[in-house]
RNA sequence: UAAAUUAUUUUAGCGCCAGAACCUAAGGGUUGACGAGGUUGAUAGUUAUCGAAAUUUCGGCGGAUGCUAUCACGGCUUAAAGUCGUUAAGUGUAUGACAAACCAUAAAAUCAAGAUUAUGACAAAACAUACAUUAAUAUUAUAU
Numbered sequence: 001u002a003a004a005u006u007a008u009u010u011u012a013g014c015g016c017c018a019g020a021a022c023c024u025a026a027g028g029g030u031u032g033a034c035g036a037g038g039u040u041g042a043u044a045g046u047u048a049u050c051g052a053a054a055u056u057u058c059g060g061c062g063g064a065u066g067c068u069a070u071c072a073c074g075g076c077u078u079a080a081a082g083u084c085g086u087u088a089a090g091u092g093u094a095u096g097a098c099a100a101a102c103c104a105u106a107a108a109a110u111c112a113a114g115a116u117u118a119u120g121a122c123a124a125a126a127c128a129u130a131c132a133u134u135a136a137u138a139u140u141a142u143a144u
Stems, first nucleotide, its partner, number of pairs: 014062004019058001020031004034051003040072007073085004089134008103120005
């Protein structure tokens, strides 16, 4: 330097299983949230956003980027107040865009449950655009 092999990482709808359900060769095994979206920092509290699916996505434990309160830092023409978080005011209306599982078909492996791979459909919120409006600020005009 190159090749091969092994391990780890590529981060939270994430991990786990003492209940339950399912399978079994009776040793045990399998299922146990489908994706979208999401983090300024500290502390406290809390059953943590959105839709898809529909026999357990039941039940339990842990964690968590949510929300609320206080403080700090920062943005909004920025002092106060308010609001937001580096894409850094709020609200409403209209329009627009984005998924995976389930399911169907096919494939190889497995005793089986079940899981894997390939192809095929569809969403909401955050979001984008337009308009309206509220708040804040600046300027101008008029009146007092």

Predicted 3D model of a 144-nucleotide RNA (glmS glucosamine-6-phosphate activated ribozyme aptamer).
Its Rfam family is "glmS glucosamine-6-phosphate activated ribozyme aptamer". Rfam links the family to the GO terms catalytic activity and regulation of gene expression. It is annotated as a riboswitch.
The model forms 83% of the base pairs in the Rfam consensus.